Small-subunit ribosomal RNA, 3' major domain from an uncultured bacterium, 471 nucleotides, folded computationally. It matches the Rfam family "Bacterial small subunit ribosomal RNA". Its family is annotated with structural constituent of ribosome and ribosome in the Gene Ontology. The RNAcentral record of the full RNA draws on ENA, Greengenes and SILVA.

Context: one part of a larger RNA
RNA sequence: UGACGGGGGCCCGCACAAGCGGUGGAGCAUGUGGUUUAAUUCGACGCAACGCGAAGAACCUUACCUACUCUUGACAUCUAGCGAAGAUUGUAGAGAUACGAUUGUGCCUUCGGGAACGCUAAGACAGGUGCUGCAUGGCUGUCGUCAGCUCGUGUUGUGAAAUGUUGGGUUAAGUCCCGCAACGAGCGCAACCCUUAUCCUUAGUUGCCAGCACGUAAUGGUGGGAACUCUAGGGAGACCGCCGGUGAUAAACCGGAGGAAGGUGGGGACGACGUCAAGUCAUCAUGGCCCUUACGAGUAGGGCUACACACGUGCUACAAUGGUAUGUACAGAGGGAGGCAAGCUGGCGACAGUGAGCGGAUCUCUUAAAGCAUAUCGUAGUCCGGAUCGCAGUCUGCAACUCGACUGCGUGGAGUCGGAAUCGCUAGUAAUCGCAAAUCAGAAUGUUGCGGUGAAUACGUUCCCGGGCCU
Repeated sequence: UGACGGGGGCCCGCACAAGCGGUGGAGCAUGUGGUUUAAUUCGACGCAACGCGAAGAACCUUACCUACUCUUGACAUCUAGCGAAGAUUGUAGAGAUACGAUUGUGCCUUCGGGAACGCUAAGACAGGUGCUGCAUGGCUGUCGUCAGCUCGUGUUGUGAAAUGUUGGGUUAAGUCCCGCAACGAGCGCAACCCUUAUCCUUAGUUGCCAGCACGUAAUGGUGGGAACUCUAGGGAGACCGCCGGUGAUAAACCGGAGGAAGGUGGGGACGACGUCAAGUCAUCAUGGCCCUUACGAGUAGGGCUACACACGUGCUACAAUGGUAUGUACAGAGGGAGGCAAGCUGGCGACAGUGAGCGGAUCUCUUAAAGCAUAUCGUAGUCCGGAUCGCAGUCUGCAACUCGACUGCGUGGAGUCGGAAUCGCUAGUAAUCGCAAAUCAGAAUGUUGCGGUGAAUACGUUCCCGGGCCU
């Protein structure tokens, strides 16, 4: 000078408290440990590993295992020789591949040859998801969106250093004011950026329809309109600006008016100096080391999906604020050409056949669901719950045995609200309800978004956890 203290003072944060809903018990999904295995590829390990890398393992992916193969190689550049390239096809084989057959003669040319591509030969070399994240770059997590971290000059001290940055107030904030041997400055804070909430204006197509007509069983369907909604460009608006009070007359705080919005309006992007030799050599790049007829490469099959068990994260439930049946209302945001597919026909259904329209404010995915109305069930392991299993099917795809999703019929297990413990959340939030997208042939209870319905509670800071300032 720091760090630490079961030292002190001040102050924050869903940190506690006050509330609401969960997890921990059940079944299943998923990840991990362990065990098993020929292999169950590798990494991630308190918070900050464990629905994580993986926005999607049947083959491929794939890095693992077994078997069969190759050795200038699957990929790149260089040299020489041969052949255009390519297309069709036979035999053997699990295939990679091996041995053949047929066809083809293109482009440029100074006629020597050349370009692209293929084959052969030799070597320079290729190749490595092999090791080291404790050799590294880059990227990322975390403390933490916490309010801090520093510098120049001056001054003080023998010096390490201090001062400034402490103090009195105040703030979300080292935010601002006042004071002061300090005076200034930088990186952070805030603002500038995006979005959302209000209004004005410009523009009206594919969107809109008030008024005027036409037409229909019905519909902005048509003429038309430019008001409204909306779309997307431009602007306005919020600044403690105004009023009152408190305060050192300051900074600011409290209340009020006006206003769509009030004191950073809500949300996002944005992460200081640094910490954890944090994570990543398997995105990529890269030093060093190692392999080079193999630790490289190809193919087929298997494995990553195993299962006495343990843990994490979720989904579905245990029911009547509910289940079932019928009818009926209202979104937002996205996607669509090897795609989205209306309508019609067939099927109980998954779906199939046909196929209008649409590169889409036009067509389509797309009936949103909870809700509302009526009926039924009557507290029961049930008309709750749906695991598991049997049979029959649908779809994708060379191919669903290992190992896909979905449909129908049957089957109906555990489960009656969960011990110790533990998690999230302060408002359009929690809870609850559905919808869409990325990845993707197919394969979500995951992830990322979107809207619908829509609460309770906060006395307070003694205590638990984390953090800031002074001492």